[in-house]
RNA sequence: ACGAACCCCGUGGAAGAGAUCAGCCUGCCCGCAUGGCAGGAUGGCGCCGAAGGAGCAACCGCCUCCGGAAACUCUCAGGCAAAAGGACCGCGGGGGGACG
Numbered sequence: 001a002c003g004a005a006c007c008c009c010g011u012g013g014a015a016g017a018g019a020u021c022a023g024c025c026u027g028c029c030c031g032c033a034u035g036g037c038a039g040g041a042u043g044g045c046g047c048c049g050a051a052g053g054a055g056c057a058a059c060c061g062c063c064u065c066c067g068g069a070a071a072c073u074c075u076c077a078g079g080c081a082a083a084a085g086g087a088c089c090g091c092g093g094g095g096g097g098a099c100g
Base pairs, nucleotide, nucleotide: 006095007094008093009092010091011090012089013088018045020044021043022042024040025039026038027037028036029035046080047079048078052076053074054073055072059068060067061066
């Protein structure tokens, strides 16, 4: 059971932190250069926590051992204009078959 927990798909919402500095590459503007704009990767400094990951703990479990365990902590990864992503929440559908 007129369908719980949990999983998947679609959809809406969804925060924080430098549009930083340096040289390089690509494209565009100018007749060229100087210069300007946009994007990309790299390095440096400064930051953020809500992909992921890791750690400890209240607590839970056969609670000795051991194991599970957060939105806390760390910042490896990720991120710091927009876009993308985004824990989590709402709605719809599918699976599932009873947490409480």
This is a predicted structure of a 100-nucleotide RNA (Glycine riboswitch aptamer) from Novispirillum itersonii.
The organism belongs to Novispirillum, within Bacteria.
The sequence was found by an Rfam model in a public genome assembly.